[in-house]
RNA sequence: GCGCUCAUAGCUCAGUCGGAUAGAGUAUUGGUUUCCGGAACCAAAGGUCAGAGGUUCGAUCCCUCUUGAGCGCA
Numbered sequence: 001g002c003g004c005u006c007a008u009a010g011c012u013c014a015g016u017c018g019g020a021u022a023g024a025g026u027a028u029u030g031g032u033u034u035c036c037g038g039a040a041c042c043a044a045a046g047g048u049c050a051g052a053g054g055u056u057c058g059a060u061c062c063c064u065c066u067u068g069a070g071c072g073c074a
Stems, first nucleotide, its partner, number of pairs: 001073007010026004019057001028044005050066005
């Protein structure tokens, strides 16, 4: 330099052949329980879906570019 894959909650990851309010586990906070703590149960909060542009009535999803990470070729 070229090609391929990936980027979604603090962390690990689902997801949608384009459509309703974007989910789970874990972590955090509160409550129940307990002599206290842990565990368990209940609830809450937490997301510019890497960034920008485009296509579309509508984009987390499709296209282009950029950034970052990984792999391969030279």